This is a predicted structure of an 87-nucleotide RNA (c-di-GMP-I-GGC riboswitch aptamer) from Candidatus Atribacteria bacterium UBA6251. It was read from a public genome assembly, where an Rfam model found it. Taxonomically the source falls in Atribacterota (Bacteria, Pseudomonadati).

RNA sequence: GUUGAAAAAGGUAAACUGGUCGAAAGAUCAGGACGCAAAGUCAUGGGUUUAAAGUACGUUGGUACUAUAAUCGCCAGACUGCCGAAA
Numbered sequence: 001g002u003u004g005a006a007a008a009a010g011g012u013a014a015a016c017u018g019g020u021c022g023a024a025a026g027a028u029c030a031g032g033a034c035g036c037a038a039a040g041u042c043a044u045g046g047g048u049u050u051a052a053a054g055u056a057c058g059u060u061g062g063u064a065c066u067a068u069a070a071u072c073g074c075c076a077g078a079c080u081g082c083c084g085a086a087a
Stems, first nucleotide, its partner, number of pairs: 002087001004083001011036002016031006034073001040079003044076003047071003054065004
């Protein structure tokens, strides 16, 4: 350095519930643990989600498109990181 054990010390926290923010996706705080060896950070590429504003059509409030919004616990990439079995 690679690597990840019927290791050790720890870390983190899905679904769900409540509060707050948001048009929504979702975020955040508290509870709660499904899991995670990077489930640490970054929205750089791809994927996925939402559609307020905008555009088009329609005409009694509808349909479609659309990211500058979101997601790192979807994949990849970049940066950083605990420990020391076996190899």
The coordinates come from a structure-prediction model, not an experiment, and the mean pLDDT is 87.
Its Rfam family is "c-di-GMP-I-GGC riboswitch aptamer". Its family is annotated with cyclic-di-GMP binding in the Gene Ontology. The literature on the family includes a 2009 paper in Nat Struct Mol Biol by Smith et al., "Structural basis of ligand binding by a c-di-GMP riboswitch".